[in-house]
Context: one part of a larger RNA
Molecule: large-subunit ribosomal RNA, domain I
Organism: marine metagenome
RNA sequence: CGCAUCUGGUGGAUGCCUUGGCAGCUGAAGGCGAUGAAGGACGUUGUAGCUUGCGAUAAGCCUCGGGGAGCCGGCUAACAGGCUUUGAUCCGAGGAUUUCCGAAUGGGGAAACCCGACGCUCUCGAGCGUCAUCAUUGACUGAAUUCAUAGGUCAGUGAAGCGAACCCGGGGAACUGAAAUAUCUAAGUACCCGGAGGAAAAGAAAUCAACCGAGAUUCCCUUAGUAGCGACGAGCGAAAGGGGAACAGCCCUUAAGCAUACAUAUUGUUAGCAGAAGUCCCUGGAAAGGGACGCCAUAGUGGGUGAUAGCCCCGUAUGCGAAAACGAUAUUACUGUGAAAUCGAGUAGGGCGGGGCACGUGAAACCCUGUCUGAACAUGGGGGGACCAUCCUCCAAGGCUAAAUACUCUCAGCUGACCGAUAGUGAACCAGUACCGUGAGGGAAAGGCGAAAAGAACCCCUGUGAGGGGAGUGAAAUAGAUCCUGAAACCGGAUGCGU
Numbered sequence: 001c002g003c004a005u006c007u008g009g010u011g012g013a014u015g016c017c018u019u020g021g022c023a024g025c026u027g028a029a030g031g032c033g034a035u036g037a038a039g040g041a042c043g044u045u046g047u048a049g050c051u052u053g054c055g056a057u058a059a060g061c062c063u064c065g066g067g068g069a070g071c072c073g074g075c076u077a078a079c080a081g082g083c084u085u086u087g088a089u090c091c092g093a094g095g096a097u098u099u100c101c102g103a104a105u106g107g108g109g110a111a112a113c114c115c116g117a118c119g120c121u122c123u124c125g126a127g128c129g130u131c132a133u134c135a136u137u138g139a140c141u142g143a144a145u146u147c148a149u150a151g152g153u154c155a156g157u158g159a160a161g162c163g164a165a166c167c168c169g170g171g172g173a174a175c176u177g178a179a180a181u182a183u184c185u186a187a188g189u190a191c192c193c194g195g196a197g198g199a200a201a202a203g204a205a206a207u208c209a210a211c212c213g214a215g216a217u218u219c220c221c222u223u224a225g226u227a228g229c230g231a232c233g234a235g236c237g238a239a240a241g242g243g244g245a246a247c248a249g250c251c252c253u254u255a256a257g258c259a260u261a262c263a264u265a266u267u268g269u270u271a272g273c274a275g276a277a278g279u280c281c282c283u284g285g286a287a288a289g290g291g292a293c294g295c296c297a298u299a300g301u302g303g304g305u306g307a308u309a310g311c312c313c314c315g316u317a318u319g320c321g322a323a324a325a326c327g328a329u330a331u332u333a334c335u336g337u338g339a340a341a342u343c344g345a346g347u348a349g350g351g352c353g354g355g356g357c358a359c360g361u362g363a364a365a366c367c368c369u370g371u372c373u374g375a376a377c378a379u380g381g382g383g384g385g386a387c388c389a390u391c392c393u394c395c396a397a398g399g400c401u402a403a404a405u406a407c408u409c410u411c412a413g414c415u416g417a418c419c420g421a422u423a424g425u426g427a428a429c430c431a432g433u434a435c436c437g438u439g440a441g442g443g444a445a446a447g448g449c450g451a452a453a454a455g456a457a458c459c460c461c462u463g464u465g466a467g468g469g470g471a472g473u474g475a476a477a478u479a480g481a482u483c484c485u486g487a488a489a490c491c492g493g494a495u496g497c498g499u
Stems, first nucleotide, its partner, number of pairs: 001498009015484001016448002020419002022416007029408002031162002039101003042055003046079002049075003061095006070083003106115003116131006133159009166197001167195005177184001181231001207214002218245005228236002249400003252344001257337003263331008272320003278293005294311002296300001302314003349373008359385001380395005435442002455483001458470004
């Protein structure tokens, strides 16, 4: 030095576990905000920090309910001091307080800061209130300019900002595909802007159909990858009809409809309450395991307890419960809204240029309109895919309308041939943290002693160390806090053999 065996160190794979995630189902809710939001800064506990809560009344104050023995949130013990059957802590409802920033709104500003004006009160220290802009309504005032108007002032009302997706509207790409590329595609997608609601939008035929008829809209299945469109390439791609879900119709010479206070009744939500039935022996550190004999069940979902418990605990089935607040339904007065004026004229239609329709200009109907034009008036007009006739059908240029449909920031319950710490959210752990970047932004790693801390008194070595050896605890300490299991790489020790 090599090989083999044994025994260690290091390391943290694997197994097991789960506080966390993921995907759904059902129900609820679908908004918050000038009565100052979302989100923050700074404070706040007797004792440092972080976190949770709260706001100078600061882990809290008041009232009303629930509940019933301990409590003063967590990391987190300890000390000190308190509260509590005169009902605390805790849970629910309502109220009070709620610094400063933030739409931020008295002015300014490098957010959490600086600087004011006016009024009232005043213990003369100070305290309280008001003061942004825009829109609209009303009143007062009031130029050039007589009336008036513009303007000004005051008052009332409203708006603003935030929010995950869904919805409607206004704008609107490129990569890509076409195996290149320009029409085309991607796609009216991504993205930007505006607006609204719990849904939105659409909606009661100037619709379809086909000579039979149907009878608003929306959504699903089908029709059908059909008819079609298409450098007839890549691709795009209907409708009628049929079957379902859900159904609802109305109004414009003052009105259909919709909404609604209070009250009453019913019901639900926001705390809760009651809730059956097991003992003995054995093994073991521990019984829920094994054995024996029982019991309950409208309860044998689930979780916990020193191993696997229907009968030990929490629960579960079932039954019951609200002072207060809120929701729903029913009954209902009144009020509000509906509101566009004369049944729809610069409209229908036409020319030019575009866009939308599955339809790329095509034989291209139909719908919208930038521009130029421009009817008829129910004895009328639109449509039936160029166009004409016949026939059929409907009545534009005013308006409202629930449900079936879409979504999930959020709450509750439940489910999983979903994950199990390199997985599952980026985040099981104080994570959008540490850290990186001027910034937009990027973005981790990191779980497990034990049933219980019983977390090792005391002694010894040592630097009043680190670490270790005894002792002790424990079922176990090669479970000792770098703590379950403890693979491999890698590094030792011992023994044997070889060289």